[in-house]
Description: RNAcentral holds the sequence, with entries from MGnify. This is a predicted structure of a 93-nucleotide RNA (Glycine riboswitch aptamer) from a zebrafish metagenome.
RNA sequence: UCGCGGGAGAGCGCGGGGCUGCCGGAUACCCGGCGGCACCGCCGCCGAAGGCGCAACCGGCCCCCGGAAACGCUCAGGCACAACGGACCGCGG
Numbered sequence: 001u002c003g004c005g006g007g008a009g010a011g012c013g014c015g016g017g018g019c020u021g022c023c024g025g026a027u028a029c030c031c032g033g034c035g036g037c038a039c040c041g042c043c044g045c046c047g048a049a050g051g052c053g054c055a056a057c058c059g060g061c062c063c064c065c066g067g068a069a070a071c072g073c074u075c076a077g078g079c080a081c082a083a084c085g086g087a088c089c090g091c092g093g
Stems, first nucleotide, its partner, number of pairs: 001093006011043001013042004018037008044079003050075001051073003057067004
């Protein structure tokens, strides 16, 4: 580095308008109920891509400097199920 397998955590939170499916109402624009999709705002939260550090630990020319974790911070990312992603682990090349 490639392939296969395993692989956690955290709100089905509140609000807004938009698109849309089904059903019903209506003279029309539309209205109502139950859903779906993504977006915006607010609050809460997670941490195992990446990032960062005040950092365990390691090293050096040692009161300074360098490296640096699964520790810390949460910028990014993520928070029903699923999917995707996923540090790291196992097996094989």